[in-house]
Overview: The RNA shown here (Glycine riboswitch aptamer) has 97 nucleotides and comes from a Hyphomicrobiales bacterium. The prediction has a mean pLDDT of 82. The sequence was found by an Rfam model in a public genome assembly. The organism belongs to Hyphomicrobiales, within Bacteria.
């Protein structure tokens, strides 16, 4: 110097589930009750790997260990907002070539 790359920014696309009932409130919204959703975030787990123990067996225990799986804490269930993820553009830390 170049390549490539994380987090990040902008634009675009982006699902699911009651416009549920009651109360307060002018509205926004808040509280309670029941029923639901999974794609903000969060929790959990397999194989494998490492270690320890023993009665040495593909045994037992501990740690690590992924998700769009699962849980539904949080969040959400008209629109709006949000939204995992994807594409484009910008940008570019550390390590690397």
């Nucleotide at each position: 110097c170049a390549c490539a790359u994380a987090g990040g920014a902008u634009c675009u696309g982006g699902a699911g589930a009651g416009c549920g009932c009651c109360c307060c409130g002018g509205c926004a919204g808040g509280g309670g009750c029941c029923g639901c959703c999974g794609a903000a975030g969060g929790g959990g787990c397999a194989a494998g790997u490492g270690g320890a123990g023993c009665a040495c067996g593909u045994c037992u225990c501990c740690a690590u260990g992924a998700a769009u799986c699962u849980c539904u804490c949080a969040g959400g269930c008209a629109a709006a907002a949000g939204g995992a993820c994807a594409g484009a553009u910008c940008g570019g830390g550390g390590a690397g070539u």